Molecule: transfer RNA
Organism: Candidatus Liptonbacteria bacterium RIFCSPHIGHO2_01_FULL_56_18b
RNA sequence: GCCGCCUUAGCUCAACGGCAGAGCAACUCUUUUGUAAAGAGUAGGUUCUCGGUUCAAAUCCGAGAGGCGGCU
Numbered sequence: 001g002c003c004g005c006c007u008u009a010g011c012u013c014a015a016c017g018g019c020a021g022a023g024c025a026a027c028u029c030u031u032u033u034g035u036a037a038a039g040a041g042u043a044g045g046u047u048c049u050c051g052g053u054u055c056a057a058a059u060c061c062g063a064g065a066g067g068c069g070g071c072u
Stems, first nucleotide, its partner, number of pairs: 001071007010024004018055001026042005048064005
């Protein structure tokens, strides 16, 4: 230099054009003499950035940034 993949909650990851979700973590409550475990619930998001397409974009297209891998 060229090619491919990835970027979504604190962490690991779903969501293949129509309300952004799960597990773990955090917090609250129940239970216990107390802690842990267990159960119930709550909160937490500029979906990497900018632009375009569309009635509607995490999703499609372009450019950029970062990361990983391959080739030279």